[in-house]
Context: one part of a larger RNA
RNA sequence: GGACGAACGCUGGCGGCGUGCCUAACACAUGCAAGUCGAGCGGAGGUAUUCAAGGAGCAAUCUGCGGAUACUUUAGCGGCGGACGGGUGAGUAACGCGUGAGCAACCUGCCUUUCACAGGGGGAUAAGGCGGCGAAAGCCGCUCUAAUACCGCAUGAGACCCCGGUGGUGAUACCACAGCGGUCAAAGGAGCAAUCCGGUGAGAGAUGGGCUCGCGUCCGAUUAGCUAGUUGGUGAGGUAAAGGCCCACCAAGGCGAUGAUGGGUAGCCGGCCUGAGAGGGUGUACGGCCACACUGGGACUGAGAUACGGCCCAGACUCCUACGGGAGGCAGCAGCUAAGAAUAUUCCGCAAUGGACGGAAGUCUGACGGAGCGACGCCGCGUGGAUGAAGAAGGCCGAAAGGUUGUAAAGUUCUUUUGCUAGGGGAGAAUAAGUGUGGGAGGGAAUGCCUGCACGAUGACAAGGACUAGCGAAUAAGUCCCGGCCAACUACGUGCCAGCAGCCGCGGUAACACGUAGGGGGCGAGCGUUGUUC
Numbered sequence: 001g002g003a004c005g006a007a008c009g010c011u012g013g014c015g016g017c018g019u020g021c022c023u024a025a026c027a028c029a030u031g032c033a034a035g036u037c038g039a040g041c042g043g044a045g046g047u048a049u050u051c052a053a054g055g056a057g058c059a060a061u062c063u064g065c066g067g068a069u070a071c072u073u074u075a076g077c078g079g080c081g082g083a084c085g086g087g088u089g090a091g092u093a094a095c096g097c098g099u100g101a102g103c104a105a106c107c108u109g110c111c112u113u114u115c116a117c118a119g120g121g122g123g124a125u126a127a128g129g130c131g132g133c134g135a136a137a138g139c140c141g142c143u144c145u146a147a148u149a150c151c152g153c154a155u156g157a158g159a160c161c162c163c164g165g166u167g168g169u170g171a172u173a174c175c176a177c178a179g180c181g182g183u184c185a186a187a188g189g190a191g192c193a194a195u196c197c198g199g200u201g202a203g204a205g206a207u208g209g210g211c212u213c214g215c216g217u218c219c220g221a222u223u224a225g226c227u228a229g230u231u232g233g234u235g236a237g238g239u240a241a242a243g244g245c246c247c248a249c250c251a252a253g254g255c256g257a258u259g260a261u262g263g264g265u266a267g268c269c270g271g272c273c274u275g276a277g278a279g280g281g282u283g284u285a286c287g288g289c290c291a292c293a294c295u296g297g298g299a300c301u302g303a304g305a306u307a308c309g310g311c312c313c314a315g316a317c318u319c320c321u322a323c324g325g326g327a328g329g330c331a332g333c334a335g336c337u338a339a340g341a342a343u344a345u346u347c348c349g350c351a352a353u354g355g356a357c358g359g360a361a362g363u364c365u366g367a368c369g370g371a372g373c374g375a376c377g378c379c380g381c382g383u384g385g386a387u388g389a390a391g392a393a394g395g396c397c398g399a400a401a402g403g404u405u406g407u408a409a410a411g412u413u414c415u416u417u418u419g420c421u422a423g424g425g426g427a428g429a430a431u432a433a434g435u436g437u438g439g440g441a442g443g444g445a446a447u448g449c450c451u452g453c454a455c456g457a458u459g460a461c462a463a464g465g466a467c468u469a470g471c472g473a474a475u476a477a478g479u480c481c482c483g484g485c486c487a488a489c490u491a492c493g494u495g496c497c498a499g500c501a502g503c504c505g506c507g508g509u510a511a512c513a514c515g516u517a518g519g520g521g522g523c524g525a526g527c528g529u530u531g532u533u534c
Stems, first nucleotide, its partner, number of pairs: 001534004006530005013381006019374002028335001030334003035080003040077002043074009054063003087292003096217008106209002111205007119153001121151002128143006158184004163179001165177005188197003218264002225255003230252006237245001267289004271282004294315005317328004345371001347370003353367001354365004384414004394405004419471005428461001434455007478523005483504003489518005499506002
């Protein structure tokens, strides 16, 4: 000198873009953060229309058990999603990460593409009804019912298994071809229909993952030896998959001064800071990977699980309780307590982008888009411009002549960024449903399918912006320093006192070094100090 997720002191006008618990991975009140589909299913409720047993009335008519149709709501079964998105950095010195390879040892829902298919049956169960237990959380018994829920049978392009065969390739083997035997499928819904959305088996792709290896990855030897599933083999098990991954048996190996083992510290990287570079430091924000979700352990479901807002067990803590028993997990967004030098609103909206579900309309979305707070950072703007010598007054210095503050002020004149008032109303909105119109595919028709163009809802931000007019210099300057380093000096007070100080050092009666004043220097909505780093 630069830098910062900074803090502290004094000061503080505006805007844009960023950024904001670095400490206690301490404990958390409250609200929200993951749902969606009624076009998978049976119910139940509501509204409207209609038929109508019955009832009232002389009649018109009114009411109406129950039924039908349409619309609507949705507790339950079922499907997809809750493995994404969001948070944190505790643990981890490790194939965790980075980089480069490998899998002839693997998986992959949704998506794309290709081929083949969907025949015929069955038994349940939730919801509902009845009954019971419990303070509650909730649970139990009997009974009724549906499905794109569940289970057999049939079919088998094909896949897999067994058995051998031929050909190709760099290997335990893999690929292709032909064959005997065995095993394995399916679901319907919407619509008048056309058709659309789905279902099953198989191949390929894409995407996402799993596993293995080479190299790299902090400190100290005042840590020198470590290891028994340990190292290897055979066989069996397990997994999507190689493997001591697990097990039985056999052998006695394996690692280590090129630092094993143990200890300390730490998420890693793209990057960021600094530096001429080499290097050093660092890993906030944004992006990639990993790990974690009160602590520890465990599996289930599923294409996929560290399963944050799933389950079970144990533990600590908190809460409810009728004392028998239950409930909970903010390292999601806000917010509260505590800790701390220190770090924000219990805000608005799904309008945009993206995601889940849905045929769609749409619903959900504290992701996200915005607003709020903080000079925390960077950038920009302003606090006025011109003129003005009687060099005013006042202050300070002075040998008392004067010097200085100083064109500074006042005065005159101009401007209006900003501010206040009023007007103004853009872009962010692309399109969807739909309407009009044109083209295309198919042997061909259509209100169907594919597609171009035009029109066509929707704005949280926002009582806002650009812009226009009016008003009036009006609303806006501080802070640190002045002995040397280092730019800027005098006076008074004090008298080794009070104090200053980054280093050298100042202060004991004329202190340019303390305090105050005047003057001056630096930077400026900031300035200075402290901390860390180059």